This is a predicted complex of two RNAs, RNase P RNA and transfer RNA, with 485 nucleotides together. Rfam match: Bacterial RNase P class A. The family's RNA type in Rfam is ribozyme.
């Protein structure tokens, strides 16, 4: 100097005038008026997860359906954070993985290709067997071809994958058929909370891939959401017709038939997706006629919280205890703006000063490059926009700055 | 504020369970007609909304984002 990589921060600032809106006070009959305090974000935005909180048939057990899916921690939860493993990438600082099971069980592997999951033999190698034909022999039989039964998969070839791979023995050619490494399973040991990870023995290979295909484990969730809901005013108000009730105990009243209470509770009916479970079972329910309404009324819910900052302490670290200290948008379809000057910041132009390269020229110097300082004009400022609240995640986002680290390359 | 769908040629819509994207109309050339239509032959035309991913292979299977459309007071 030159490319990188991580982490975190700002995201104009002061003044003025002119509006806007809640909320306090004052006027005012009432419209409204003046005064005065406050008045978005890092994402308030996507709603993608979790939680607080409120209601519902207290949420208990099953099924259904969704959800995470190495491993330890952290958290009010979490699909979030941290801090390891194993896997991939990069020379590195470092990124980056929905990372459990395919020896439960079903499917799927197009096209090629001989063969795609208990596989096969296209082209090739081979002649050991057993038949054939040749030659030789006199005969036992030699030797030959590779014709037929046949061995075999070493090497071509096809594919995204060819039933371990390399080498060496060994074959008739070949083959884990033996053997050494190396992967693969599965045992014992040794570090680890553990996920793994190292040694060592054994086994000759059986077990191809794909679960972001069904599926199996492991664990996790009740539903709906501030339009939840709670108070107030008023009527889930009253009215009228019609239907709807096994069985068994008790009691009491009757000479009986039966009435009456009270209690089981079937079939009904209510009920969260459903069942068990739970509640009604006659002041109840169901169905039709008629009636009546005053609103998206008004208060709460609503914002001070699992909370910012800063010191100390533990912890690698996410966080955690502990102390100090600081907070004012809460709203109805919904306000938070524009304009002006300084200043600050970035860009392009402009003349000026500063020193360097180059190229002419003996020379004073001229001509061209890029760069820096301060001056002067002009232009610029993003993504956005609170609505029941927090933690996260995920996307938008001009330009600016802080810190830490790794590669090259040059001088010392 | 909550929540459910869809996105493929210019345009309506296909594409069993991943296998290499098609049909109708439009359009463009041609026949045929004095010329148009209509018929009839041929033919163009695609970032499958967009970026990753998983898989040998993605329109289709996972994750993020965009735009659209319809539902509850």
């Nucleotide at each position: 100097g030159g490319a990188g990589c991580c982490g975190c921060c700002c995201g104009g600032g002061c003044g003025a005038a002119c509006g806007c809106g809640u909320c306090g006070g004052c006027c005012g009959a009432g419209a409204g008026g003046c005064c005065g305090c406050c008045g978005a974000g890092g994402a308030a935005a996507g709603u993608c997860c979790g939680g607080g909180c409120a209601c519902c048939g207290c949420a208990g057990g099953g099924c259904a359906g969704g959800g995470u899916g190495c491993c330890g921690g952290c958290c009010a939860a979490c699909g979030g954070c941290c801090g390891g493993u194993c896997g991939g990438g990069g020379c590195g600082a470092c990124c980056c993985g929905c990372a459990g099971g395919a020896a439960a069980g079903u499917g799927c592997c197009a096209c090629a290709g001989a063969g795609a999951a208990c596989a096969g033999a296209c082209c090739g190698c081979c002649g050991a067997a057993c038949g054939g034909c040749g030659u030789c022999g006199c005969g036992a039989g030699a030797c030959g071809c590779g014709c037929g039964u046949g061995g075999c998969a070493a090497g071509g070839g096809u594919g995204a994958a060819a039933c371990g791979g390399u080498g060496c023995g060994g074959u008739a050619a070949g083959a884990g058929c033996g053997c050494a490494c190396c992967g693969c399973g599965c045992c014992u040991c040794c570090g680890g909370u553990g996920a793994c990870g190292g040694a060592g023995g054994c086994g000759g290979c059986a077990c191809g891939g794909c679960a972001a295909a069904c599926c199996c484990c492991a664990c996790c969730c009740g539903g709906u959401g501030c339009a939840a809901g709670a108070g107030c005013g008023a009527a889930u108000a009253g009215g009228g017709a019609g239907g709807c009730g096994a069985u068994c105990c008790c009691g009491c009243c009757g000479c009986g038939a039966g009435g009456c209470g009270g209690g089981u509770g079937a079939a009904g009916g209510g009920c969260g997706g459903c069942c068990c479970g739970c509640c009604c079972c006659a002041u109840g329910c169901c169905u039709c006629c008629g009636g009546g309404u005053a609103c998206g009324g008004c208060u709460c819910g609503c914002u001070g919280g699992a909370g910012g900052c800063g010191c100390g302490c533990g912890g690698c670290a996410a966080c955690g205890c502990g102390c100090g200290u600081c907070c004012u948008a809460g709203a109805g379809g919904a306000a938070u703006g524009u304009u002006c000057g300084c200043c600050a910041c970035c860009g392009c132009c402009g003349g000026u000063c500063c020193g360097c390269c180059c190229g002419c020229g003996c020379g004073a110097g001229c001509g061209g490059g890029a760069g820096g300082g301060g001056c002067g004009g002009c232009g610029g400022g993003a993504c956005a926009g609170a609505a029941u609240c927090c933690g996260g995640c995920u996307u938008a986002c001009a330009g600016g700055g802080c810190g830490g680290c790794u590669c090259c390359g040059g001088c010392a | 504020g909550g929540g459910g769908u869809g996105c493929u040629a210019g345009c309506u819509c296909a594409a069993g369970u991943g296998g290499u994207a098609g049909a109708g109309c439009a359009g463009c050339g041609g026949c045929c007609u004095u010329u148009u239509a209509a018929g009839c032959c041929g033919u163009u035309g695609g970032u499958u909304c967009c970026g990753g991913g998983u898989u040998c292979g993605a329109g289709u299977c996972c994750c993020g984002g965009g735009c659209g459309c319809c539902c509850c007071a």